Context: one part of a larger RNA
RNA sequence: UUGGGUUUAAAGGGUGCGUAGGCUGUUUUCUAAGUCAGUGGUGAAAUUUUGGGGCUUAACCCCAUUCGUGCCAUUGAUACUGGGAUACUUGAAUACAAAUGAAGUGGGCGGAAUGUGCAGUGUAGCGGUGAAAUGCUUAGAUAUUGCACAGAACACCGAUUGCGAAGGCAGCUCACUAAUUUGUGAUUGACGCUGAAGCACGACAGCGUGGGGAUCAAACAGGAUUAGAUACCCUGGUAGUCCACGCCGUAAACGAUGAAUGCUCGUUGUUUGGGUAGCAAUACCUGAGUGACCAAGAGAAAUCGAUAAGCAUUCCACCUGGGGAGUACGGUCGCAAGACUGAAACUC
Numbered sequence: 001u002u003g004g005g006u007u008u009a010a011a012g013g014g015u016g017c018g019u020a021g022g023c024u025g026u027u028u029u030c031u032a033a034g035u036c037a038g039u040g041g042u043g044a045a046a047u048u049u050u051g052g053g054g055c056u057u058a059a060c061c062c063c064a065u066u067c068g069u070g071c072c073a074u075u076g077a078u079a080c081u082g083g084g085a086u087a088c089u090u091g092a093a094u095a096c097a098a099a100u101g102a103a104g105u106g107g108g109c110g111g112a113a114u115g116u117g118c119a120g121u122g123u124a125g126c127g128g129u130g131a132a133a134u135g136c137u138u139a140g141a142u143a144u145u146g147c148a149c150a151g152a153a154c155a156c157c158g159a160u161u162g163c164g165a166a167g168g169c170a171g172c173u174c175a176c177u178a179a180u181u182u183g184u185g186a187u188u189g190a191c192g193c194u195g196a197a198g199c200a201c202g203a204c205a206g207c208g209u210g211g212g213g214a215u216c217a218a219a220c221a222g223g224a225u226u227a228g229a230u231a232c233c234c235u236g237g238u239a240g241u242c243c244a245c246g247c248c249g250u251a252a253a254c255g256a257u258g259a260a261u262g263c264u265c266g267u268u269g270u271u272u273g274g275g276u277a278g279c280a281a282u283a284c285c286u287g288a289g290u291g292a293c294c295a296a297g298a299g300a301a302a303u304c305g306a307u308a309a310g311c312a313u314u315c316c317a318c319c320u321g322g323g324g325a326g327u328a329c330g331g332u333c334g335c336a337a338g339a340c341u342g343a344a345a346c347u348c
Base pairs, nucleotide, nucleotide: 004319005318006317007302008301012316014201015200016199017198021194022193023192025088026087028085029084030083031082033081034080035077036076037075038074039073040072041071042070050064051063052062053061054060091191092188093187094186095184096183097182098181099180100179103177104176105175106174107173108172109171110154114150115149116148117147118146119145120144121143125136126135162169163168206247207246208245209244210243211242216240220236221235222234223233258315259314260313261312262311263310266293267292268291269290270289271288272287273286274285275284276283277282297304298303321348322347323346330341331340332339333338
């Protein structure tokens, strides 16, 4: 290794596109590279197999014989794989007709709330807590009314809802862009799947430059609490939170479940298409999603169960006791923070 695994025990790459590579529908035909069969050659000796022989036996030695995966040549076979040609339509793609959505980018607009400013009314408190205090307030606060400005987020609808490859996406509207699904079966005719490298995207926080700054709020300050309180609670408050451009490239980036294809009882919700019947409500059939429960089966169990963790095939990624350690060293990337790659000694 034949012949193990990866939801939770170690282990699925954060996600996509895609190069090489691997794998790859149906029909006929040619070829004969792989494959299979025959024959010939080669496959040194010693060793080994078997049968004899020689040392008193054995080891040992001698003779004959056997074996020899393999390699080369040649003659055939043609199911499968490969190669050439041919045809097909069910995989894939396109076209046309519909449908869907918080999918993306860029504009415009809106109301509520918050804060601030100005003005009016009005007077002694407000605020905050378990209780308080710091804080604000007679220089008129809090409350309330009107006007104005600013930035950020979009209540209700709202949902195991929907969309997106993932990250993620929610006020209304316009423009542009992309996607998916259904129907027709019109076109192409295997154009497909996966995907080491590579490239692109990638929450939050963080970094650079320039804006913006309402709210909230690391750091920080003060007040409490406490034995202490570098916290939890309170009053403030700066980075940041927002925008543009450029970096970073990580997350419990989770369904802790890679992608693709086929097959395998039922029941019941829901989103969105199509068809049939019906006046309609609706019923039935049929797609694509998204939930719940379960048969078989699987599983260590929890549980999974057509959205599989079932039965199979293809390709990629990853795992191999705990600690040391995602550390050291080296390398690549980065402005930095750091990221990626990634040991050993030693120890249990």
Background
A computed fold for a 348-nucleotide part of an RNA from a Bacteroidia bacterium, annotated as small-subunit ribosomal RNA, central domain. The prediction has a mean pLDDT of 88.